[in-house]
RNA sequence: UAAACAAGUUGGCAAAACAAGCGCAAGCUUGUGACGCAAAGCUAUAGGGCCUUUUACAGGCAGCCAGUUGCAGUU
Numbered sequence: 001u002a003a004a005c006a007a008g009u010u011g012g013c014a015a016a017a018c019a020a021g022c023g024c025a026a027g028c029u030u031g032u033g034a035c036g037c038a039a040a041g042c043u044a045u046a047g048g049g050c051c052u053u054u055u056a057c058a059g060g061c062a063g064c065c066a067g068u069u070g071c072a073g074u075u
C1' cells in the first nucleotide's frame, strides 16, 4: 500500500412505536425509545432502484444497490 475477516466491550449512530411541530402525500424535525449498524459518515437533475400526488423541468428515501472519504484490531 492492497485485499480479506471478526467484534457492538469503551466510544459513535439510531429502526418500529409514542408525543409535539411541518407537509396534499411520501416524508422531515425534536424528544422518549433501541430493531439493528464496522462506514447506519457524506452524496438524491446530470448511476440504477423505490415511494408520493397538486403529473410537474415536482417532492421524498443514503437504514436498497451504487459512488466517495475514513478510524482501531487480526491475517
Stems, first nucleotide, its partner, number of pairs: 003075003012037002017032006035063001041068003047065002049061004053056001